[in-house]
RNA sequence: ACGGGGGUAGCUCAGCUGGUAGAGCAGUGGAUUCCAAAUCCGCCGGUCGGGGGUUCAAAUCCCUCCUCCCGUGCCA
Repeated sequence: ACGGGGGUAGCUCAGCUGGUAGAGCAGUGGAUUCCAAAUCCGCCGGUCGGGGGUUCAAAUCCCUCCUCCCGUGCCA
C1' cells in the first nucleotide's frame, strides 16, 4: 500500500428486508437470611467509532476519515 473482518450499555455480544435500540454479566435498591452467599423482584446505564449524504424514517444503504484484528505485498 492492497484485500477481508470488526467498532452497539462498564464488560461479552444480538439487532432480519431501513420502521419504538436489546440480552446476559457487572452496578444499584428491595425481598429472603441471625449475618452472608445463592435465589427472586425492580431500577440505572447508549453521541450505535467521528463527519457528511440519501430517505418521511438510518445501528442498518452510500461517501469519507479514525481505530483494532487477519492475510498479501513494497521500500529500507